Background: The part of an RNA shown here (small-subunit ribosomal RNA, 3' major domain) has 475 nucleotides and comes from Pantanalinema sp. UIC 10102. It matches the Rfam family "Bacterial small subunit ribosomal RNA". Rfam links the family to the GO terms ribosome and structural constituent of ribosome.

Context: one part of a larger RNA
RNA sequence: UGACGGGGGCCCGCACAAGCGGUGGAGUAUGUGGUUUAAUUCGAUGCAACGCGAAAAACCUUACCAGGGCUUGACAUGUCGCGAAUCUUUCUGAAAGGGAAGAGUGCCUUCGGGAGCGCGAACACAGGUGGUGCAUGGCUGUCGUCAGCUCGUGUCGUGAGAUGUUGGGUUAAGUCCCGCAACGAGCGCAACCCUCGUUUCUAGUUGCCAGCAUUUAGUUGGGCACUCUGGAGAGACUGCCGGUGACAAACCGGAGGAAGGUGGGGAUGACGUCAAGUCAGCAUGCCCCUUACGUCCUGGGCUACACACGUACUACAAUGCUUCGGACAAAGGGUUGCCAGACCGCGAGGUUGAGCUAAUCCCGCAAACCGAGGCACAGUUCAGAUUGCAGGCUGCAACUCGCCUGCAUGAAGGCGGAAUCGCUAGUAAUCGCCGGUCAGCAUACGGCGGUGAAUACGUUCCCGGGCCUUGUACA
Numbered sequence: 001u002g003a004c005g006g007g008g009g010c011c012c013g014c015a016c017a018a019g020c021g022g023u024g025g026a027g028u029a030u031g032u033g034g035u036u037u038a039a040u041u042c043g044a045u046g047c048a049a050c051g052c053g054a055a056a057a058a059c060c061u062u063a064c065c066a067g068g069g070c071u072u073g074a075c076a077u078g079u080c081g082c083g084a085a086u087c088u089u090u091c092u093g094a095a096a097g098g099g100a101a102g103a104g105u106g107c108c109u110u111c112g113g114g115a116g117c118g119c120g121a122a123c124a125c126a127g128g129u130g131g132u133g134c135a136u137g138g139c140u141g142u143c144g145u146c147a148g149c150u151c152g153u154g155u156c157g158u159g160a161g162a163u164g165u166u167g168g169g170u171u172a173a174g175u176c177c178c179g180c181a182a183c184g185a186g187c188g189c190a191a192c193c194c195u196c197g198u199u200u201c202u203a204g205u206u207g208c209c210a211g212c213a214u215u216u217a218g219u220u221g222g223g224c225a226c227u228c229u230g231g232a233g234a235g236a237c238u239g240c241c242g243g244u245g246a247c248a249a250a251c252c253g254g255a256g257g258a259a260g261g262u263g264g265g266g267a268u269g270a271c272g273u274c275a276a277g278u279c280a281g282c283a284u285g286c287c288c289c290u291u292a293c294g295u296c297c298u299g300g301g302c303u304a305c306a307c308a309c310g311u312a313c314u315a316c317a318a319u320g321c322u323u324c325g326g327a328c329a330a331a332g333g334g335u336u337g338c339c340a341g342a343c344c345g346c347g348a349g350g351u352u353g354a355g356c357u358a359a360u361c362c363c364g365c366a367a368a369c370c371g372a373g374g375c376a377c378a379g380u381u382c383a384g385a386u387u388g389c390a391g392g393c394u395g396c397a398a399c400u401c402g403c404c405u406g407c408a409u410g411a412a413g414g415c416g417g418a419a420u421c422g423c424u425a426g427u428a429a430u431c432g433c434c435g436g437u438c439a440g441c442a443u444a445c446g447g448c449g450g451u452g453a454a455u456a457c458g459u460u461c462c463c464g465g466g467c468c469u470u471g472u473a474c475a
């Protein structure tokens, strides 16, 4: 100087408390451990691994296993020889591959040849998701959006170092003020950026409709006031008033205002810590393999199942379930695509087919909600696992191993032990919608809006953190 303390002081954070809803019990989905297996590829392992890499494992992916093949190789550059490239048919084979027959003669040219592609030969080499993240780059997680981490000069100290950065106030903040052997400065904080909330101007089509006419319908004429869209501005600064305070910084209350003291949300992550994670995204040193640890193919596996754990979904019902009718979004996506309407089908879906490269057409009926009827507390008109049969769709192909529909079947489950998680407001809870991935497949992930709470006395305690101080046989 740090680190640590079941030392002290001050102060924060959904840290506790106050509340609301869960997890832990059930079924299922998914990840992991374990076990099994020819293989169940690999990585991630307290917080900070476990719906994680994976924004999609039937083949492919795929790295694993079995079998069948290849050896200058699936891929790159260089040398030589032959042939246009390419296409069709056929035999064998599970395919890869191997064998055979035929069609075809292109482009440039100084007619020597060249470009491109294919086949063959030999060698330099290719190739490796093989090892090492404790050799590395890059990127990332985490403490933590915590308020800290440092430097120059000066001063003090033999020195390590100290001072500044401590102190008195204050703040979300090393934020600001005052004081002070310090005076300044840098990286962080804040602001500058995006978005939401108010308004002005501008521009009115595909958007909108106040008044006029018109219509089944903003449909058409017309209009751009309103909604909205998207561009440029305005607006909030403790600016104003009162009080407290050291006359300071600031705090408390008030006015005006759409918004008030950081207005809400996002992006943004200092010096560093964990030899944290990643050699399998990529790059890369070294080591290792080279008729194989490379490469092609078929099939299988990654989907196994006595069990254990994590994360979710659906429930256990009457604030509910069910039938019929009625209402209101936002944000997205669409030409190898989204698909209106009509017809067929109980339905998944099929047939046909208009429009749309989209504020125009489509996905597209939002659901919870409201109204009316039924159910009357029951393992039920709750719940839907499981299984049988019959179908639909995608795809070369749904046996291992996809999704959906109809009928039948109706399991556990009556609110969950010890323990444990999230959340402070348009939040929790609850309701649906969309997107990426994608041929097909979403209870996951990312977004979007609808309805919309309760509680916070307080900081003694638990956890994490900041500053000052103290002890130390630790560095």
Base pairs, nucleotide, nucleotide: 001475002474003472004471005470007469008468009467010466011465012464013463015459016458019423020422021421022420023419026314027313028312029311030310031309032308033307034305035304042053043052064300065299066298067297068296069295070294073125077124078123079121080120081119082118083117086103087102088101089100090099091098092097107114108113127289128288130287131286132285136283137282138278139277140276141274143272148187149186150185151184152183153182154163155162156161167178168177169176193266194265195264196263198234199233200232201231202230203229204228207224208223209222212221213220237260240254241253242252243251244250316416320375321374322373323372324371325370326369332363333362334361337356338355341352342351343350344349382413387408388407389406390405391404392403393402429451430450431449432448433447434446435445
Model confidence (mean pLDDT): 85 of 100.